[in-house]
RNA sequence: AUCUGCCAAGGGCAAACUCGUCGUGAGGCGAGGACGCAAAGCUUCCGGUCCGUGAUUCGACGGACAGCGGGGUUGCUGCG
Numbered sequence: 001a002u003c004u005g006c007c008a009a010g011g012g013c014a015a016a017c018u019c020g021u022c023g024u025g026a027g028g029c030g031a032g033g034a035c036g037c038a039a040a041g042c043u044u045c046c047g048g049u050c051c052g053u054g055a056u057u058c059g060a061c062g063g064a065c066a067g068c069g070g071g072g073u074u075g076c077u078g079c080g
Stems, first nucleotide, its partner, number of pairs: 004080003012037002017032006035067001041073003045070003048065006
């Protein structure tokens, strides 16, 4: 320095739900709130799920989810 695992330390993030707000919608943002998370940091490249339009014989286009999984990339820490 790298990989991996576990137990610590300093910490970090924030599910459901509630309120407000944006959106046709999935859902996003802010505040409260913690189910959990060693990348629950970032990134739609692949698969998947969801929404909208249209088609409907098969297919298509656009959007959302990074806390669905994989990939890429960056990062804190003691010990083995």
Model confidence (mean pLDDT): 81 of 100.
A computed fold for an 80-nucleotide RNA from a Pseudomonadota bacterium, annotated as c-di-GMP-I riboswitch aptamer.
The model forms 95% of the base pairs in the Rfam consensus.
It matches the Rfam family "c-di-GMP-I riboswitch aptamer". About the family: GEMM was predicted in a large-scale screen for bacterial structured RNA regulatory elements.
The organism belongs to Pseudomonadota, within Bacteria.